[in-house]
């Protein structure tokens, strides 16, 4: 160096079922009441739509997530840059946002806690750095302890 198989734990990700949140919200009926110019991401063209409250009847999904089950795994994976393709924001064009996926750049041993940036309807959650202690591991070291980083450990073979 190369092959095989491991090993960290509230350990990781995908499905599928479930409860909640979303929500008495959108949204539909029905009756009211004000209003006059806009409204459908921005501008162009086109197209379609009155617009706001309020009261009663009705009344949701989706995205994020809990729990439980399978299933695949231990750079598991997550984040980030950048570019392509796809979807969605009425139709075209030309930007622009968000969503998915695809290949790239770096950066993160792992969870957990804290305040704090951000995404979100959210005080759920998920994500970034940053600080704390823990854990595995490895170097040093009598020892307490410092200290590194998965491009790593361990074990077998060649």
């Nucleotide at each position: 160096g190369g092959a095989u198989a491991g090993a960290g734990g509230c350990g990781c990700g995908g499905c599928g079922c479930u409860c909640a949140u979303g929500c008495g919200u959108a949204c539909c009926g029905c009756g009211g009441g004000a209003c006059a110019a806009g409204g459908c991401c921005a501008g162009g063209c086109a197209g379609c739509c009155g617009u706001c409250c309020c009261a009663c009847g009705g009344g949701a999904g989706a995205g994020g997530g809990u729990g439980c089950g399978c299933c695949g795994c231990c750079g598991a994976a997550g984040g980030u840059c950048a570019a392509g393709c796809g979807g969605c924001c009425u139709g075209c064009c030309u930007g622009g946002g968000c969503c998915g996926u695809u290949u790239u750049u770096c950066c993160u041993g792992g969870g957990c806690c804290g305040g704090g940036g951000g995404a979100u309807a959210a005080c759920a959650u998920c994500u970034c750095a940053c600080g704390g202690a823990c854990u595995g591991u490895c170097a040093c070291g009598a020892a307490a302890g410092u200290g590194g980083a998965g491009c790593g450990c361990u074990a077998u073979c060649c």
The prediction has a mean pLDDT of 85.
This is a predicted structure of a 158-nucleotide RNA (Lysine riboswitch aptamer) from uncultured Lawsonibacter sp.
The organism belongs to Lawsonibacter, within Bacteria.
RNAcentral holds the sequence, with entries from MGnify.
Its Rfam family is "Lysine riboswitch aptamer". Rfam links the family to the GO term lysine biosynthetic process.